[in-house]
RNA sequence: GCCGUCGUAGCUCAGUGGUAGAGCAACCGCCUUGUAAGCGGUAGGUCGUUGGUUCAAAUCCAUCCUGCGGCA
Repeated sequence: GCCGUCGUAGCUCAGUGGUAGAGCAACCGCCUUGUAAGCGGUAGGUCGUUGGUUCAAAUCCAUCCUGCGGCA
């Protein structure tokens, strides 16, 4: 330099055109003599960047950036 792949909550990951979710973690409460476990709830997201397509984009297309892999 070229090709492929990944990027979504603090962490690990779903979601492949029509309301952004789960588990763990955090916080509050219930339970307990107390702690853990268990149960209920709350908060937490410009979906990597910039543009394009579409009535509508996390999702499709292009570009750039980061990580990983391959070729040279």